[in-house]
RNA sequence: CAAGCAGAUCGCCUUAUCGCUGUUCGUUUAGUCGAAUGGAGGAAAGUCCGAACACCAUAGUGCAACAUAGUGGUUAAUGGCCACCAGUCGUGAGGCUAGGAAAAGUGCAACAGAAAGAAUGUACAGGUUAUGCUGUAGUGAAAUCAGGUAAACUCUAUGUGGUGCAAUGUCAUGUAAACCAACGUUUGAAGGCUGCACGCUUGAUGUUGGAGGGUAGGCAGCUAAAGUGCUCUGGCAACAGCGCACUCAGAUAAAUGAUAAGGGCUUUUAUGAAAAUGAAAGUACAGAAUUCGGCUUAUAGAUUUGCUUUGUUA
Numbered sequence: 001c002a003a004g005c006a007g008a009u010c011g012c013c014u015u016a017u018c019g020c021u022g023u024u025c026g027u028u029u030a031g032u033c034g035a036a037u038g039g040a041g042g043a044a045a046g047u048c049c050g051a052a053c054a055c056c057a058u059a060g061u062g063c064a065a066c067a068u069a070g071u072g073g074u075u076a077a078u079g080g081c082c083a084c085c086a087g088u089c090g091u092g093a094g095g096c097u098a099g100g101a102a103a104a105g106u107g108c109a110a111c112a113g114a115a116a117g118a119a120u121g122u123a124c125a126g127g128u129u130a131u132g133c134u135g136u137a138g139u140g141a142a143a144u145c146a147g148g149u150a151a152a153c154u155c156u157a158u159g160u161g162g163u164g165c166a167a168u169g170u171c172a173u174g175u176a177a178a179c180c181a182a183c184g185u186u187u188g189a190a191g192g193c194u195g196c197a198c199g200c201u202u203g204a205u206g207u208u209g210g211a212g213g214g215u216a217g218g219c220a221g222c223u224a225a226a227g228u229g230c231u232c233u234g235g236c237a238a239c240a241g242c243g244c245a246c247u248c249a250g251a252u253a254a255a256u257g258a259u260a261a262g263g264g265c266u267u268u269u270a271u272g273a274a275a276a277u278g279a280a281a282g283u284a285c286a287g288a289a290u291u292c293g294g295c296u297u298a299u300a301g302a303u304u305u306g307c308u309u310u311g312u313u314a
Stems, first nucleotide, its partner, number of pairs: 001311001002309009012263007020039007041285001045296002048294005053164004060198005065160005070084005085099001086097004100155002105153002107149002122137005168220004179210005190202003227246004232241003264283008
């Protein structure tokens, strides 16, 4: 220098004009007007996992179903992450794994081969009264109380409520708490946390079903969070702790933008020894809607850290 492996950061910038919106302060009859200060992501995507939070009153036993599977650590938790072991791929840095059990049982293995399991005797040799009794060869991935296979059934160990911000709570308005039917009030209808059974428990102007009437509005939930950054300490690390600093959308038919000029970066091309100058084109993937931790997928490009080479050159 080239090629690779494992990470991190950014992913257009500046100015001017106009426009939208949150918060705070002032102002106004009035969200009227003004000032200050904020306003999409590394994946906001997928909805594949795990939780926080809300509601369903509260438990137990057995069976079934489903999930996980080396060892340890970390975390609110996980099937995530970190370390080590095993297997496997790579020259290597590193990558991948659906990693428990084959004497508890059942199943599966084309073709070839004589024969694929308590099955079989093709060829040669040895041995026997006799018998595949012994050895070798041949076919095949696998050929002697055979091994392989459990992202085959299964066994073992451990574990497992549901629904979801369209959850839920509250206020106002309005109507028909009116009508019909069934069952029922301790002789218990209907219901209760994976499914079923048992058991336990709630339960009375009741519960369920039908037909019908009114409403579809406002507020909260709604963003200070298991939060972000940095130093130090502990730890191989993931991570944890103390300290200091910071506050970075909260819309509701859905705001977070439009125009103009200049610049940056990338590609092509002309001139040029080169540096550079001119011209043209492009500027990725993509947009919050309760929030967070992961995984997976998409992504024009730029910057940077560490490591490897059985590539080249000196």